[in-house]
Context: one part of a larger RNA
RNA sequence: UUGGGCGUAAAGGGCGCGUAGGCGGGGAUAUUAGUCAGAUGUGAAAUCCUGGGGCUCAACCUCAGAACUGCAUUUGAAACUGUAUUCCUAGAGGAUAGGCGGAGAAAACGGAAUUCCACAAGUUGCGGUGAAAUGCGUAGAUAUGUGGAAGAACACCGGUGGCGAAGGCGGUUUUCUAGCUUAUUCCUGACGCUGAGGCGCGAAAGCAAGGGGAUCAAACAGGAUUAGAUACCCUGGUAGUCCUUGCCGUAAACUAUGUAUACUUGGUGUAACUGGACUCAACCCCGGUUGUGCCGGACCUAACGCGUUAAGUGUACCGCCUGGGGAGUACGGUCGCAAGGGUGAAACUC
Numbered sequence: 001u002u003g004g005g006c007g008u009a010a011a012g013g014g015c016g017c018g019u020a021g022g023c024g025g026g027g028a029u030a031u032u033a034g035u036c037a038g039a040u041g042u043g044a045a046a047u048c049c050u051g052g053g054g055c056u057c058a059a060c061c062u063c064a065g066a067a068c069u070g071c072a073u074u075u076g077a078a079a080c081u082g083u084a085u086u087c088c089u090a091g092a093g094g095a096u097a098g099g100c101g102g103a104g105a106a107a108a109c110g111g112a113a114u115u116c117c118a119c120a121a122g123u124u125g126c127g128g129u130g131a132a133a134u135g136c137g138u139a140g141a142u143a144u145g146u147g148g149a150a151g152a153a154c155a156c157c158g159g160u161g162g163c164g165a166a167g168g169c170g171g172u173u174u175u176c177u178a179g180c181u182u183a184u185u186c187c188u189g190a191c192g193c194u195g196a197g198g199c200g201c202g203a204a205a206g207c208a209a210g211g212g213g214a215u216c217a218a219a220c221a222g223g224a225u226u227a228g229a230u231a232c233c234c235u236g237g238u239a240g241u242c243c244u245u246g247c248c249g250u251a252a253a254c255u256a257u258g259u260a261u262a263c264u265u266g267g268u269g270u271a272a273c274u275g276g277a278c279u280c281a282a283c284c285c286c287g288g289u290u291g292u293g294c295c296g297g298a299c300c301u302a303a304c305g306c307g308u309u310a311a312g313u314g315u316a317c318c319g320c321c322u323g324g325g326g327a328g329u330a331c332g333g334u335c336g337c338a339a340g341g342g343u344g345a346a347a348c349u350c
Stems, first nucleotide, its partner, number of pairs: 004321003007304002012318001014201004021194003025088007033081002035077008049065006091191001092188003095184006103177007110154001114150007125136002162169002206247006216240001220236004258317006266295011300305001323350003332343001334341002
């Protein structure tokens, strides 16, 4: 390479936007580039294959045929693909009228809790644990009350509930921005799908500069435990945790399941919108669409399981895998302030 695969055995890129490329809905006409058929020329000989013949056989030699699956020219065919023109509306997009949400950005505000400070009142313990001790406290602590300050996070509602491409998003209000969805079926008329490179976003930790610092808390110190205890438990405690700006670019970035699209028995919750029926009205009830769960049929699967939110049946495009270790290492070049990231072997060994 062929072939086979990627939920858990090796293997889906962390996620999106999108360039090239690949692929692409229905009808008509034209063309004949691909495609198909015929003819002609060529495709040296040897070789290969088939059938004869010759060396006593065979290898070998030799004759004939076939073949050389190709290329060129030419004559046709017009279904499919391509190309050109034209039309369509089922894909896609838009319009109108509504709806939905912790979607994003910025600003302002709020209450509870925590710690600290001051004062009041009050006296001997508090705290902590399996038990203790370190620690705090007669220089008046803890507990209680009042007042003040600061920073961070938003109890209840809260829900296999919602939103977002993913990371993620939760007090309240306002402004700005984006999305999804329902109904009408009005408009455009294939404008689409995927997407190598590329660009952007990307938890936590970490880095740089400047702020901030209540809580918690790597490191560190002390007390315990223990044979020891560089731990688990306790008392403290610095980076950090928070904000602004700029880096980093990784995670079990997980549904360990790429994106898009079509088709294929069901049951039952739930969220949003909506139609019908009913009603004074709302609810209940019967449907539709979109999402999100559970159970389960066929199928699939090594099994577990999956099962209209497929791991079923098809199509298009991308990414990735090819025994374990060595190793996500070395080297090279590349990105980064650094930490490191991305790319990524071999010897050897089993």